[in-house]
RNA sequence: CCGUGCUAAAUGGGGAGCUAGCGGUGCCCUGUACCCGCAAUCCGCUAUAGCGGGGUUGAAUUCCCGUCCGAGGGCGUUCGCCAUGCAAACUAGCGGCGCUAAGCGGCGUUGAAGCCUGGGUCCCGUGCGGCGGAGCGCUACCGAACCCCGUCAGGUCCGAGAGGAAGCAGCGGUAGGUAGAGAGCUUCGGGCGCCACGGGGUGGCCUGGGUGGAGCUGGCUGACGACGGCAAGCGCAUGGCGGCGUUCGACGACGGGUGCACGG
Numbered sequence: 001c002c003g004u005g006c007u008a009a010a011u012g013g014g015g016a017g018c019u020a021g022c023g024g025u026g027c028c029c030u031g032u033a034c035c036c037g038c039a040a041u042c043c044g045c046u047a048u049a050g051c052g053g054g055g056u057u058g059a060a061u062u063c064c065c066g067u068c069c070g071a072g073g074g075c076g077u078u079c080g081c082c083a084u085g086c087a088a089a090c091u092a093g094c095g096g097c098g099c100u101a102a103g104c105g106g107c108g109u110u111g112a113a114g115c116c117u118g119g120g121u122c123c124c125g126u127g128c129g130g131c132g133g134a135g136c137g138c139u140a141c142c143g144a145a146c147c148c149c150g151u152c153a154g155g156u157c158c159g160a161g162a163g164g165a166a167g168c169a170g171c172g173g174u175a176g177g178u179a180g181a182g183a184g185c186u187u188c189g190g191g192c193g194c195c196a197c198g199g200g201g202u203g204g205c206c207u208g209g210g211u212g213g214a215g216c217u218g219g220c221u222g223a224c225g226a227c228g229g230c231a232a233g234c235g236c237a238u239g240g241c242g243g244c245g246u247u248c249g250a251c252g253a254c255g256g257g258u259g260c261a262c263g264g
Stems, first nucleotide, its partner, number of pairs: 001264006009057003012030004020046005034054005063257006072248006079242008090233002093230001094228002097225002100222001102221003105217003114211008122200006128193002131189006138180005148173004156165003
C1' cells in the first nucleotide's frame, strides 16, 4: 500500500416552551433524513441523562474536534415608523365671555366726557272720555173675573114723577209682566286712554336747556385673563414592523483528527 472480517460511531440537527435538569412527543426553523411501540390531566431518563425491539452503513462525501458563515428563535433597547386604548399638565388651532384700547372703523369744535337742570318713562288721587252692567225713559204685545181709574148699554135700587145712586160686560187707560231697540238720563265697575289737573319719585334710559372744552364708542383685528369643547402635537400603556446590542444557532464552507484481527 492492497484485500477480507469486525469495532467505536452514525442512521438528522437546532430554537422557544415544559422541566430541578436532560431527551422525546406537540409548535417553529433548517431541508430530505431506516422501520415498529410509548407520551400533555405528558412519556422516558439522571450528568454516559429518551426507553424497548428490529434493520442498514461503518473508519470516512458520511464519525469526532476547531474556525468562519448565518436561516431562524430568545432577551434587552431614553432608537425609528405604524396601529389601538387612556388622559388632558403643556403647545397649537376652535367657541362664547370678561378686560384692554395698539391698529382700522363709527360718533364728536354744526361741541365729546363730566356736572347742573326741565319734561317724559314710573307711582298715587281727581276729573273727562270710552267700554261694560243695572235702573229710568222709549216701542210693541199681553193685560186686573172682583178686591185699579174713566165712560158705563142692558139690568138693579130709591122716588108719584122730574130725577138721582151704585155699577157688571164692552170700550179707553193705568199698575204689572214679556220681548225689542239702542238716541237720551241716572248710577256702579275696570288687565280701558298718544286726554286734563294736582301730588310724589327722579337710580337708569329717552328727549330739551345750561355749563364745559376733547374726547366717546367697543363693530373688526390685536394684547391679556379665566372657562368650555376637540384631541393634532405632547404624555402614559399595549401591540406590530424595522434598526441597534446581546445570546443560542440549523444548512453550508475550510482546516485538523480517528481503531482491532487475519492474509498478500